[in-house]
Context: one part of a larger RNA
Formats: sequence, structure tokens, C1' cells
RNA sequence: CUGGGCUUAAAGGGUGCGUAGGCGGACUGUUAAGUAGGGCGUGAAAUUUGUCGGCUCAACCGGCAAACUGCGUUCUAAACUGGCAGUCUUGAGCGAGUCAGGGGUGUGUGGAACUUCCGGUGGAGCGGUGAAAUGUGUUGAUAUCGGAAGGAACGCCGGUGGCGAAAGCGACACACUGGGGCUUGUCUGACGCUGAGGCACGAAAGCCAGGGGAGCGAACAGGAUUAGAUACCCUGGUAGUCCUGGCUGUAAACGAUGAGUACUGGGUUGGGGGAGCUGGUCUCUCCCAGCCGUAGCGAAAGCGUUAAGUACUCCGCCUGGGGAGUAUGGUCGCAAGGCUGAAACUC
Repeated sequence: CUGGGCUUAAAGGGUGCGUAGGCGGACUGUUAAGUAGGGCGUGAAAUUUGUCGGCUCAACCGGCAAACUGCGUUCUAAACUGGCAGUCUUGAGCGAGUCAGGGGUGUGUGGAACUUCCGGUGGAGCGGUGAAAUGUGUUGAUAUCGGAAGGAACGCCGGUGGCGAAAGCGACACACUGGGGCUUGUCUGACGCUGAGGCACGAAAGCCAGGGGAGCGAACAGGAUUAGAUACCCUGGUAGUCCUGGCUGUAAACGAUGAGUACUGGGUUGGGGGAGCUGGUCUCUCCCAGCCGUAGCGAAAGCGUUAAGUACUCCGCCUGGGGAGUAUGGUCGCAAGGCUGAAACUC
């Protein structure tokens, strides 16, 4: 390169926006770049193939023919692809009406619980465990009542439920703000899909600076357990967890399943909208989220209109295990480290 693949065997980029590129709806006309056919020119010789011949045969050599699947030029065709011109509305977008939602950002407010402090009652234990001990308490703890302060998280509702591109998002109110569904068919008229590079977002942990610090709690200390116990259990406890600004850029970032479009039996549940009527947890219809299953697919498990079915377009990735996501170089980062990423050797 050709091929075959990517749920679980190696393999879907963490997610989006988007540049180049690739691909692209219906109709009409035109062009002739691609495409198709014919002519002409060229396609050296050797080689190759066919045939005939020369060395006793063959290898070898020679004659003739073919071939050289190519390139150039010219003529023709105009279905398809492309170019140009015009038109269209189904794709896409806009408008109008309406609806659901923990979508995002900021500010403020609230109650329960917890801890600390102050005061009252009270008077010997409390706490903890499998059992204990460390710990704590007559300098009055635990318990209980009243008060004050502080930080973090928002019980019930809550759901196989909702929203978001993903990461993710649950108290309440306000302000600002993104997206989506449905109905209508107003307008634009292919404006679309994908997307190498690029840019942006990106849990937790970690890093820098400044705050904050109730609870929890790596490290650490002590008590137990044990043969030992650098653990599991217990008593404490620093970073951290929280906020602001900046960095990091990784996860089993998972549906282990890239995005888009079209097509291909059904049944059932939940959420959002619309229409209808005999107004019923009724019928029809669009969208979203699940379950079960037909055909088909699959090594099987299973998937099955939310495909892993049938096709097309574009991107990413794989090519035996180990060595190794290592070394080296490059690049990014304050660092930790990230991205890119081998080989020898070995089975």
C1' cells in the first nucleotide's frame, strides 16, 4: 500500500466550536475539466508473447508479427460527476405563539444538624469496641435547657424522573443568560454534513498567591489486633476538602459503543408538547428517557427504529505478548508531570 477491523478479543479522540480538505437536495439550460468511443502521431533497441529459421538438441542466436494496457492531438457523445447561469422548497436557518427543566453566572436569605464559647440544672462517669485501651471528667465532663459565634452541606419531595456537548447540575428568592420541544408555515433559498491542524471547555487529586477552617481527614502520633501489623478497628490530627485569582489537562472522562443522514415488524412504561371527541389514567400525532422482543446481525454474551440491522459521507484509531506508554528527541508545565513516542532483546 492492498485488505480486514474497533461493546467485551488490539482498536472511538474526554467533550464541543470550527479552518483547510473531503462529501453533498429537486428541476431546466449551457459547457466539456473528469468520463466514454473513433481517427492520427508517438510509445528506441534489448526484454516479453506467437511463428519461422541457425548452431546435431537445448540453453543461446537471428527474421517477421504482435504487444508495449501509456502520452499527446483531433473529432464525436452529453447520461453521470464537476464548472457556469436560472428556478424551487422537502434539508438547514429565521419569524410568530406556547411549554418543561437540579442548564449556566452573580447577589442575597433560610432552617435542621455539627463544633466551639458563655450561663442555668445536675453530680460520676463519659466515650469507644468483637472485647478493650489510648482519650476525656469533681479545675464539674457526658446528659439537658437558654444564649452567642462559625464553617460546610442542603433531609423529606426524589423517581429505572429532568437538564446539559461532555465534565457535570438538587434549600429558597431575585437579576442576567445559553440551549431544547411542540404548534404554525411567515421569510431566506442548499445557506448543509464531517472536520487534519487550531481554539475553547474539561471530575477528583495536585501546584502558586491571598483568605477561610465547623465536620471529615492522606501524612503523622498514640491505643488495640497479630508471629509480625509500617494495615483493616479505636482516640487524636496536619495538608487538603471551602472561597477568590491563576496553573495543571488527566480518569473504568464508560453506553468500555465517534458524528451525520436515510431505510427496516411490533408490544409496553415514564417525562414534555399538540389535535380530536362519546371527557376517559380514551384515541391520534411529534420529541425525549427506559424495558421486552420480529427480521437481521453476532464467536457468544447479547444488540435489535436510542442497532451492535441495511447503506452512504467525513474524522479518529488497531495490526501478537513482554520490553513500554519505557528510552531518546521535540514540545507544554512553577513543579508533579502531560502530549508525541521507538529499538535491541525475549516468548

The part of an RNA shown here (small-subunit ribosomal RNA, central domain) has 347 nucleotides and comes from an uncultured bacterium. The RNAcentral record of the full RNA draws on ENA and SILVA. Its Rfam family is "Bacterial small subunit ribosomal RNA".